[in-house]
RNA sequence: GUCAGGAGAGAGUGCCAGCCCUAAGGGCCACCGCACCGCCGAAGGCGCAGGCAGCAGCCGAACGCUCAGGCAAAAGGACUGAC
Numbered sequence: 001g002u003c004a005g006g007a008g009a010g011a012g013u014g015c016c017a018g019c020c021c022u023a024a025g026g027g028c029c030a031c032c033g034c035a036c037c038g039c040c041g042a043a044g045g046c047g048c049a050g051g052c053a054g055c056a057g058c059c060g061a062a063c064g065c066u067c068a069g070g071c072a073a074a075a076g077g078a079c080u081g082a083c
Base pairs, nucleotide, nucleotide: 001083002082003081004080005079010037012036013035014034015033018028019027020026021025038071039070040069044067045065046064047063050059051058052057
């Protein structure tokens, strides 16, 4: 690198836009744009525990933080197995 497996947390609320029906009005609203609240931790990042060493420095977790990322499906995904 390829193939397979692979968790957690709102398909949240409001607005704009868009679509559908209408006499008035009402309904939908995943994705795109803006704002707000709640939440997750298994890309990455940061911190610490700890270990090596013992000047200094190196390694540094599935523990913590959540900047980033994620919270229907899809995608992604630490890690595991095979090649």